[in-house]
Formats: sequence, C1' cells, structure tokens
RNA sequence: AAAAUACGAAGGCCAAAGCCCGAACAGUGGGCACGGGGAAACCAAUCCUUUGGGGUGAAAUCGCCGUAAGGCGAUCGGGGAACUCCCUCUCCGAAUCCGACAGCUAACUCCGUAGGCCGAAAGGAGAAACAUC
Repeated sequence: AAAAUACGAAGGCCAAAGCCCGAACAGUGGGCACGGGGAAACCAAUCCUUUGGGGUGAAAUCGCCGUAAGGCGAUCGGGGAACUCCCUCUCCGAAUCCGACAGCUAACUCCGUAGGCCGAAAGGAGAAACAUC
C1' cells in the first nucleotide's frame, strides 16, 4: 500500500411489517397508517367430501434425464437504491400455518407490524419531490 474479516454510522434492499403517545425497570398497552383471516343477501357452484380440505406468500405448469435426491429446458409468476413505462441484463420460484373446517360476501369480528440482507444493474421516455430566488 492492497486485500480479507469484524463492529458502528449514514444510505438503502425483500416484505404489510412504519410513525407517534404512554407505561415500566416484574409483566401487560393505546392511536394513526399499512396488511391478513372469518363472516349475510345476491351471485357462483350442481359438484366436492382420505388421493382430506383450506390459509399466508411471486414461489407454479409441462417435457426430458435420473433408483432417488435432484438436474436441464420451455412457458408463466416475482425482485433488482425516489415513482411509472419500454428495452436489455441479472437473480428468485421457498417456507410455513389451520386442524375435519372456511366460495364470494356488507354489517360485524379476529389477527400481524416479524425476520433476513449490503448487491442492490445499464440505457431511453415521461412524471414528481425538495431547496433557493
């Protein structure tokens, strides 16, 4: 000097998962905002019910290979530092909950505001915000 690792700040990413107030030092909260479930009529269904069924989520379908785990490809779905669209590139397609049970659904009602992360892309068009005068 460079690289790597760890911690912190700032700035950000996925996600609904943020802000404010209060309380307390034992524990338990409240409001706004953003999300999710249950639940009439009407509508839908005319079938389903052990091959159980259903919810959150983008997290699926098909084909080929493989004993399997899984892999490859196509289509489709989702993410990529303020917002939208176009184009190219790139990454992901998990996990988990309910517990015999749920279509939609106004009133009503119940619940969540966690967790993980530091690469998050380049170009074009459009629109917006803030600051200053």
Annotation:
Predicted 3D model of a 133-nucleotide RNA (c-di-AMP riboswitch aptamer (ydaO/yuaA leader)) from Gorillibacterium massiliense. The sequence was found by an Rfam model in a public genome assembly. Rfam family: c-di-AMP riboswitch aptamer (ydaO/yuaA leader). About the family: This family represents a conserved RNA structure found upstream of the ydaO and yuaA genes in Bacillus subtilis and related genes in other bacteria. Gene Ontology terms of the family: regulation of gene expression and cyclic-di-AMP binding. Its mean pLDDT, the model's own confidence on a scale to 100, is 78. Lineage of the source: Bacteria > Bacilli > Caryophanales > Paenibacillaceae > Gorillibacterium.